[in-house]
RNA sequence: CAGGCCGUAGUGUACCGGCAACACGCUAUCCUCGGGCGAUAGAGAUAGAGGGUUCGAUUCCCUCCGGCCUGA
Numbered sequence: 001c002a003g004g005c006c007g008u009a010g011u012g013u014a015c016c017g018g019c020a021a022c023a024c025g026c027u028a029u030c031c032u033c034g035g036g037c038g039a040u041a042g043a044g045a046u047a048g049a050g051g052g053u054u055c056g057a058u059u060c061c062c063u064c065c066g067g068c069c070u071g072a
Base pairs, nucleotide, nucleotide: 001071002070003069004068005067006066007065010024011023012022013021018055026042027041028040029039030038048064049063050062051061052060
């Protein structure tokens, strides 16, 4: 310098056009003499940033930022 992949909750991953799910973690209650385990309920991400397309974007397109891989 060229090409490709990835970026979503505290962590790890789904969903891949119709206002985002699961597990662990966290909080509350129950359970226990207490803790752990277990049960129930709940909070938490405007999806890396900005713009475009669309009635509607995490999803499609462009630019930028960061990480990784390949080639020179």

Model confidence (mean pLDDT): 83 of 100. A computed fold for a 72-nucleotide RNA from Candidatus Yanofskybacteria bacterium RIFCSPHIGHO2_01_FULL_42_12, annotated as transfer RNA. Rfam family: tRNA.